This is a predicted structure of a 354-nucleotide part of an RNA (small-subunit ribosomal RNA, central domain) from Phelipanche sp.
Taxonomically the source falls in Phelipanche (Eukaryota, Streptophytina, Gunneridae, asterids).
The full RNA is in RNAcentral, with records from ENA and SILVA.

[in-house]
Context: one part of a larger RNA
């Protein structure tokens, strides 16, 4: 390489948008590249394969002979794929009319709560632990009233299975700008799809620059305990950082450890949006019951699976694209490259060993 795989054994890029590529609906038509068929050439010799003959056999020799394959002309078929030229709506998309949402971005504003600070009453304690001490306090602590301040997070609602978003991730309330889904109905546009190497773009957490901010927390770091020892789990403090803004970093068990897209293949039971019908009311609405579509989940049939386990939201049956594996260790290591301010991050071996 070919084969075989990629939930958990090695193996789905962290997630999108998209370029070459690659793949591609339905009906007529046209060519004849691809594909099919038929004739010719020509693809040295010797060798392989037939068939005969020659050394007593036989290897090995001699003579004829011929396939499959490849290419190249010439002539034809027209189902497939291609191309031409025309149409078509079921795949996409647009308008149109509802709608749900913690989707994003920027201002505005609100209580709890924690600390701090001033003031009042008030006296010996008070924090902390398994038990302590360190640590705070008579220069009035803790405690409780009352004011003022200042950062960070947003209780209940709240879903174990609730929504939204490509994912990282999003949850006090208005308010302005915005981004995408759903669903109805069927007006248009007519295959305009799928996928996607490079590329580009978004990426929790820590981390790096600069300027702010700094209330709790809290890596480093003192101090007290514990211990044989204790550069820990425990308790008291406490820097960075945790927050904001402007740029970096580009990784995470970035997990569903499960790439995307089409179709197809029992059900039952929840739940979230929307649409529809019936029940029920005096009328509307909620509630309720049934049903289509989208989504979320629990159980399960066929079937798959090594077994756990998936099972219409599949790891089941199929097609297309893409990206990834090929014994462990050496190792995501060294080299060289690119990118970083810089930590480092991509890309990635081999000797040797078993």
């Nucleotide at each position: 390489u070919u084969g075989g795989g990629c939930g958990u054994a090695a193996a789905g890029c962290g997630u999108c948008u998209g370029u070459a590529g690659g793949u591609g609906g339905c009906u007529u038509u046209u060519u004849a590249a691809g594909u099919c068929c038929g004739c010719c050439g020509u693809u040295a010799a010797a060798u392989c394969c037939c068939a005969g003959g020659g050394c007593u056999c036989a290897a090995c020799c001699c003579u004829g002979g011929a396939c499959a394959g490849g290419c190249g002309g010439c002539g034809g078929a027209a189902a497939c794929u291609a191309c031409u030229a025309a149409g078509c709506u079921g795949g996409a998309g647009u308008a149109c009319g509802a709608u749900a949402g913690a989707g994003g971005c920027a201002g505005a504003g609100g209580g709890a709560a924690u600390u701090u600070c001033c003031g009042g009453u008030g006296u010996a304690g008070c924090a902390g632990u398994a038990g302590a001490a360190a640590g705070c306090c008579u220069c009035g602590a803790g405690a409780u009233c009352g004011g003022a301040a200042a950062g960070a997070a947003c209780a209940c609602c709240a879903a174990c299975u609730g929504g939204c978003g490509a994912a990282a991730g999003c949850g006090c309330u208005c308010u302005g700008c915005u981004g995408g889904g759903u669903c109805g109905a069927c007006a248009c546009u007519g295959a305009c799809a799928c996928u996607a190497a490079g590329a580009g773009a978004c990426g929790a957490a820590a981390g790096c620059u600069a300027g702010g901010g700094g209330a709790g927390c809290g890596a480093a770091u003192g101090g007290g305990a514990u211990u044989a020892g204790g550069u820990a789990c425990c308790c008291c403090a406490g820097u960075a950082g945790u927050c904001c803004u402007a740029g970096c970093c580009a990784u995470a068990a970035a997990c569903g450890a499960u790439g995307g897209a089409u179709a197809c293949u029992a059900g039952g039971c929840g739940u979230u949006g929307u649409g529809u019908g019936g029940a029920a009311u005096a009328u509307c609405g909620a509630c309720c019951c049934a049903u289509g579509c989208a989504g979320u989940g629990c159980u399960g049939u066929a079937g798959c699976u090594a077994a756990c386990g998936c099972g219409u939201u599949a790891a089941g049956u199929a097609u297309c694209c893409c990206g990834c594996c090929u014994g462990g260790g050496g190792a995501g290591u060294a080299c060289g490259u690119u990118c970083g301010c810089a930590a480092g991050a991509a890309u990635g071996a081999a000797a040797c060993u078993c």